Predicted 3D model of a 366-nucleotide RNA (Bacterial RNase P class A) from Sphingomonas sp. The RNAcentral record of the sequence draws on ENA. Model confidence (mean pLDDT): 76 of 100. A source record names the gene rnpB. It matches the Rfam family "Bacterial RNase P class A". On this family, see Brown, Nucleic Acids Res 1999: "The Ribonuclease P Database". Rfam's curators write: Ribonuclease P (RNase P) is a ubiquitous endoribonuclease, found in archaea, bacteria and eukarya as well as chloroplasts and mitochondria. By type it is a ribozyme. Taxonomically the source falls in Sphingomonas (Bacteria, Pseudomonadati, Pseudomonadota, Sphingomonadaceae).
RNA sequence: CCAGAGGGUCGGGCGGCCGCGGGUGCGCAAGCACGCGAGGAAAGUCCGGGCUCCACGGAACGACGGUGCCGGGUAAUGCCCGGCGGGGGCGACCCCAGGGAAAGUGCCACAGAGAGCAGACCGCCUAAGCCCCUCGGGGCCGGCAAGGGUGAAAGGGUGCGGCAAGAGCGCACCGCGCGACCGGUAACGGAAGCGGCAUGGUAAACCCCACCGGGAGCAAGACCGAAUAGGGACGGCACAUGGGCCUCGUUCCGGCCCGUCGUCCGGGUUGGUUGCUUGAGCGGCGGAGCGAUCCGUCGCCUAGAGGAAUGGUCGCCCAUCCCCGAAAGGGGUGGACAGAACCCGGCUUACAGACCCUCUGGCAUA
Numbered sequence: 001c002c003a004g005a006g007g008g009u010c011g012g013g014c015g016g017c018c019g020c021g022g023g024u025g026c027g028c029a030a031g032c033a034c035g036c037g038a039g040g041a042a043a044g045u046c047c048g049g050g051c052u053c054c055a056c057g058g059a060a061c062g063a064c065g066g067u068g069c070c071g072g073g074u075a076a077u078g079c080c081c082g083g084c085g086g087g088g089g090c091g092a093c094c095c096c097a098g099g100g101a102a103a104g105u106g107c108c109a110c111a112g113a114g115a116g117c118a119g120a121c122c123g124c125c126u127a128a129g130c131c132c133c134u135c136g137g138g139g140c141c142g143g144c145a146a147g148g149g150u151g152a153a154a155g156g157g158u159g160c161g162g163c164a165a166g167a168g169c170g171c172a173c174c175g176c177g178c179g180a181c182c183g184g185u186a187a188c189g190g191a192a193g194c195g196g197c198a199u200g201g202u203a204a205a206c207c208c209c210a211c212c213g214g215g216a217g218c219a220a221g222a223c224c225g226a227a228u229a230g231g232g233a234c235g236g237c238a239c240a241u242g243g244g245c246c247u248c249g250u251u252c253c254g255g256c257c258c259g260u261c262g263u264c265c266g267g268g269u270u271g272g273u274u275g276c277u278u279g280a281g282c283g284g285c286g287g288a289g290c291g292a293u294c295c296g297u298c299g300c301c302u303a304g305a306g307g308a309a310u311g312g313u314c315g316c317c318c319a320u321c322c323c324c325g326a327a328a329g330g331g332g333u334g335g336a337c338a339g340a341a342c343c344c345g346g347c348u349u350a351c352a353g354a355c356c357c358u359c360u361g362g363c364a365u366a
Base pairs, nucleotide, nucleotide: 001362002361003360004359005358006357007356008355009354010353012317013316014315015314016313017312018311020037021036023034024033025032026031039337043348044347046346047345048344049343050342051217052216053215054214064213065212066211067210068209069083070082071081072080073079084098085096086095087094088093099208100207104206105205106202107201108200121148122147123144124143125142129140130139131138132137156174157173158172159171160170161169175197176195177194178193181190182189183188221274222273223272224271231265232264233263234262235261236260237259242258243257244256245255246254281300282299283298284297285296286295287294288293321332322331323330324329
């Protein structure tokens, strides 16, 4: 210098003017002054929690949903860290939904003879048995998974022996299964020896195994609470010639209620207050640990709105992009994704561009 890998930070800056939402102070008030005011994802709402209300006697089993190598971290997790195994890359490094396929079921398109109790399409063989024969052979009955061909996948691979031709049929090595023993906390790794080729793939297909799991969410919930109408209690007044009820109908008698006024109680609409932002918080330093993270100490306060503020405009500058130019340079443009709503920890997704650190491969030079 070229090509890459991993991680992190920022994501316009400064100033003037006019505004908006909270806070504090002053002021009778109008208002004035000071200070604060979006993000790394505030997003998707996919996981895990705090908090709140509701439900719930315990245990077991079942259903449903989720998770799925091992160890550690954490409030917790499906997250993170460190390992293991498998795959990819020359490498830095990256990817994995990573339990079980000899419990059972299903599926394996097309092609192909055959796709799972394997399979004779082409091919190879004619040793044994039978028939014919011109004695070369031909046919029948048969044998064979070595070769070809199909396919993502064809029931271990290579070699030697063996055979009529073949075949784990036999042997050696490799692969596979079991595995004493050794190392490791474990996942797992190594491995003497034994077996003798069986157990094709697929579980983000059903399923089996192990473990985990109450529901709803700040529009949760709590408090205050008028006027009118309606409910209840008590008391006063009125009281019929009316209506209703007093277990089927009619009549009579009787009882209660229906009215109005006052006081009180309870619920509750609009509304107001609260929950509300000091928290598993942020930063510096020191320590433990490979690391995630934890411990100690010092400092800081950093939006709390409620149809919802966080904006507009002007000037200068920097980046990007476009145009002209061989270049120097000149002109124009003018800020990526996006927008808090109870709060945290993660994951995922979006993002113009700028910068930093570590590492890998290659080239050149000293």